[in-house]
RNA sequence: GAUGGGGCGCGGGCGGUCGCGGCCUGGUCGUUUCAGGCUGAGGCAAAGUCCGGGCUCCGCAAGACAGGGUGGUCGCUAACGGCGACACGGCCCGGUGAGGGCCGAUGGAAAGUGCCACAGAGACUCAGACCGCCGAUGGCCCCUUCGGGGGAUCAGGCAAGGGUGAAAAGGCGGGGUAAGAGCCCACCGCCCCGACGGAGACGCCGGGGGCAUGGUAAACCCCACCCGGAGAAAGGCCGAAUAGACGCGCGCUGUCGCGAGACCGGGGGUCGUCUGCCCGAAGUCCUCCGCAAGGGGGAGGCGCGCCAUGGGUAGGCCGUACGAGCGUCCGGAGCAAUCCGGCGCCCAGAUUGAUGAUCGCCACGCCGCCGGACGGCGGCGCCAGGACCCGGCUUAGAGCGCCCCAUCCUCC
Numbered sequence: 001g002a003u004g005g006g007g008c009g010c011g012g013g014c015g016g017u018c019g020c021g022g023c024c025u026g027g028u029c030g031u032u033u034c035a036g037g038c039u040g041a042g043g044c045a046a047a048g049u050c051c052g053g054g055c056u057c058c059g060c061a062a063g064a065c066a067g068g069g070u071g072g073u074c075g076c077u078a079a080c081g082g083c084g085a086c087a088c089g090g091c092c093c094g095g096u097g098a099g100g101g102c103c104g105a106u107g108g109a110a111a112g113u114g115c116c117a118c119a120g121a122g123a124c125u126c127a128g129a130c131c132g133c134c135g136a137u138g139g140c141c142c143c144u145u146c147g148g149g150g151g152a153u154c155a156g157g158c159a160a161g162g163g164u165g166a167a168a169a170g171g172c173g174g175g176g177u178a179a180g181a182g183c184c185c186a187c188c189g190c191c192c193c194g195a196c197g198g199a200g201a202c203g204c205c206g207g208g209g210g211c212a213u214g215g216u217a218a219a220c221c222c223c224a225c226c227c228g229g230a231g232a233a234a235g236g237c238c239g240a241a242u243a244g245a246c247g248c249g250c251g252c253u254g255u256c257g258c259g260a261g262a263c264c265g266g267g268g269g270u271c272g273u274c275u276g277c278c279c280g281a282a283g284u285c286c287u288c289c290g291c292a293a294g295g296g297g298g299a300g301g302c303g304c305g306c307c308a309u310g311g312g313u314a315g316g317c318c319g320u321a322c323g324a325g326c327g328u329c330c331g332g333a334g335c336a337a338u339c340c341g342g343c344g345c346c347c348a349g350a351u352u353g354a355u356g357a358u359c360g361c362c363a364c365g366c367c368g369c370c371g372g373a374c375g376g377c378g379g380c381g382c383c384a385g386g387a388c389c390c391g392g393c394u395u396a397g398a399g400c401g402c403c404c405c406a407u408c409c410u411c412c
Stems, first nucleotide, its partner, number of pairs: 001408010012362007020040008042383002047394002050392005055231004067227005072086005087106001088104006107222002112220002114216003130162002132158003137155002140151004170188002173185003189211001190209005196203002235318004246305005254263003264280004284299006325345003329342005364381007
C1' cells in the first nucleotide's frame, strides 16, 4: 500500500434578521399581553414497536388446566429471545501444521404418531432381486474307470458390484464363502460402563457390545425452565355552563287602548314620599265534595332560594423527568459482559403537538468550468425527528476520521 473481517469517534462552526415551545424575573387587569434573561432532539437511531423491565390499575393471582415463549454450558443483569466467556459443530485462511477468522433455534428421533415428492424393484423394521453373483443343497441333462467330473439354471441362496435417489439399513481393508454377509478380525464411527481433568457444557483414557440406533421436532409430540391481564386513552386530583334533585311560594292571564302609551299591582330604592328603573311567569290534566258558584288533593307548570350543594361531562392539574439517570473522568475487582468506590453534571417536556426559515463569512468532501500549476468561480451535501421512562434487538444512514486482526505486495 491492496484486499477481507471486527470495533469505535463524528456527522459542520460563527454571526445577523425574522419566528416557535418551556422556565424565571419585571411591568400589567392579564400563566391568552409586553420586555429582558436562560433553555430547547438523535445517530449505543428519538424510527420499527420486535423482546425485556420499571410504574399503574384490575385482581388477590397459592396451585392446576388451556395457551404462548425459550432451548449447549457457566456467568452478567431489574429482566430479556440481550450481552460476555467457554464448549461443540460447520465453513474459510494457513502447508492437511501451529494458529487465526466468520457463522450456528446447538435439549430429545433406541416413548409414540405423521411425513420422506420425483426417480427407483425397494424409502424404514429384522427393507429390497431391476441388471447382477452363486447354484454348495434338492431336482434336470451329458460323460464315467462308478470314486466322480462337466453343463444349464427349475427350486433356491445372496445385499458384494451396477443402476435410481437428498437418503438404499455403519465405513474401509483383510479373512471367510458356492456366492455373499459384522459371519469373523484390525482401524475408524456408534452405543453402554468406568477412571481421570474441568464449576459445567465437554475433553481424554481404558474396558465392553457386532451395532435391526436412516432423515425430519422453524411436523405433532416429549423433557426442562419462564409467562395472571391491560396499558399513559394506565391511573390520581380539581371541576364549570346547561339540565336535574331538594325546599319555599304562586296558580284563570291586571284594566283601557289599533298602537305609542296611560292607569293598577309587586319589587327595588329612600328616614319617608315622588319621579326615573325592573317585573306582571305559569295558568294544563286527573280526581274528590258540591244543584251551582266555588273549594280540597295529586301530577305537571312557573318563579325564587341559586353566583348554594352532590355526582358526572367539557376542561384543567398531577402522573411526567433526580432517574435501574448521565460522563464514557479517576481508582479498584474480573479474561470479559459487568460490578464497587470516588469526583463531576442536571439534560426537551409539546398536547394538533415548539426545536424553524433566511442571509453572510469560514471549514470539509465530491462534481463541473477556467487555468501549465498555485489558485479562482459555480453547484451539491445522510437517515431521521421526542410524547411516561429505561435496557436491548432490528432497520435507515451523504460524507469524514481513528484503532485492532488476517492474508498478500513493496521498501528499510

Model confidence (mean pLDDT): 75 of 100. The RNA shown here (Bacterial RNase P class A) has 412 nucleotides and comes from a Planctomycetota bacterium. Rfam family: Bacterial RNase P class A. It is annotated as a ribozyme. The RNAcentral record of the sequence draws on ENA. A source record names the gene rnpB. NCBI's taxonomy places the organism under Bacteria, Pseudomonadati, Planctomycetota.